Model confidence (mean pLDDT): 82 of 100. Predicted 3D model of a 74-nucleotide RNA (transfer RNA) from Dehalococcoidia bacterium UBA1123. The organism belongs to Dehalococcoidia, within Bacteria. Its Rfam family is "tRNA". About the family: Transfer RNA (tRNA) molecules are approximately 80 nucleotides in length.
RNA sequence: UGCCCGGUGGUGUAGAGGUAGCACAGCGGACUUUGGCUCCGCUGACCCAGGUUCGAAUCCUGGCCGGGCAGCCA
Numbered sequence: 001u002g003c004c005c006g007g008u009g010g011u012g013u014a015g016a017g018g019u020a021g022c023a024c025a026g027c028g029g030a031c032u033u034u035g036g037c038u039c040c041g042c043u044g045a046c047c048c049a050g051g052u053u054c055g056a057a058u059c060c061u062g063g064c065c066g067g068g069c070a071g072c073c074a
Base pairs, nucleotide, nucleotide: 001070002069003068004067005066006065007064010024011023012022013021018054026042027041028040029039030038047063048062049061050060051059
């Protein structure tokens, strides 16, 4: 320098054009003598800037970050 893959709550992960879901964690409640377990509820996220579209996490362009592969100079 080029090519490929990825970036979503605190963490892990799903979603492939139409309400951003699940698990854990956190908070509240039920249960319990207390705590734990269990059960119920709640909070909380799309890396950035443009474009396409009625509508973008999703498609396109550029950038940033991370990983992998290849190469150039010395």
It was read from a public genome assembly.